Description
Predicted 3D model of a 74-nucleotide RNA (transfer RNA) from Aphanocapsa feldmannii 288cV. It matches the Rfam family "tRNA". By type it is a transfer RNA. RNAcentral records the identical sequence in 2 taxa. Model confidence (mean pLDDT): 82 of 100. The RNAcentral record of the sequence draws on ENA. Taxonomically the source falls in Aphanocapsa feldmannii (Bacteria, Cyanophyceae, Chroococcales, Microcystaceae).
RNA sequence: GGGCACGUAGCUCAGCUGGAUAGAGCGUCAGGUUCCGGUUCUGAAAGUCGGGGGUUCGAGUCCCUCCGUGCCCG
Repeated sequence: GGGCACGUAGCUCAGCUGGAUAGAGCGUCAGGUUCCGGUUCUGAAAGUCGGGGGUUCGAGUCCCUCCGUGCCCG
């Protein structure tokens, strides 16, 4: 330098053929339970969906570009 894949919550990930308020598990915080802790139950917080632009009535999803990570080729 060329090709491919990936980037969504603190972490690991899901998200169908573009559709209605963006989710799960773990973790965190608060409360219940307990003498305390663990376990367990309930609730809550936490997201520019990597950045920018475009298409569309509508984009996490499609297109372009840039950035980052991984793998392959030279």